[in-house]
RNA sequence: CACCAUUCUCAGGGCGGGGCGAAAUUCCCCACCGGCGGUAUGCGGGCUUGCCCGUGAGCCCGCGAGCGCCUUUCGGUUGCGAAAGGGUCAGCAGAUCAGGUGCGAUGCCUGAGCCGACGGUCAUAGUCCGGAUGAAAGAGAAUGCGC
Numbered sequence: 001c002a003c004c005a006u007u008c009u010c011a012g013g014g015c016g017g018g019g020c021g022a023a024a025u026u027c028c029c030c031a032c033c034g035g036c037g038g039u040a041u042g043c044g045g046g047c048u049u050g051c052c053c054g055u056g057a058g059c060c061c062g063c064g065a066g067c068g069c070c071u072u073u074c075g076g077u078u079g080c081g082a083a084a085g086g087g088u089c090a091g092c093a094g095a096u097c098a099g100g101u102g103c104g105a106u107g108c109c110u111g112a113g114c115c116g117a118c119g120g121u122c123a124u125a126g127u128c129c130g131g132a133u134g135a136a137a138g139a140g141a142a143u144g145c146g147c
Stems, first nucleotide, its partner, number of pairs: 001146001004144007016030004031127002033116002035063004042055006058114002066092002068089001069086007096112005118130003
């Protein structure tokens, strides 16, 4: 010093005000929130002055949880139900434009928009309750081995 192995730790925010109503943090008006890696014309720092380090996008690329799907086992045997597993499939997996600057921007500045699993609920939920003291993208540390 990077790779590999093992172990450990960490790893999500948000309904405040008003309206209608028997009932809504679920509808309507105003508000509030933004996981992880990458990319980089912003910001901070370093110096050998054109490079390095840190940081930097909810809607650019990819990933994660959830639903679906598939496999196995059990129950039942038409359908289906339960448990365990797979993350391969990618079906649901969301959502940005205009102007400005500039060699270069869907990332900077200005403005205007848009999006948000499943189940529950006196009434339809990104924000409440639940699976979840879970899982996990990943981040970090220790030890071992190797060079």
Molecule: FMN riboswitch aptamer (RFN element)
Organism: Poseidonocella pacifica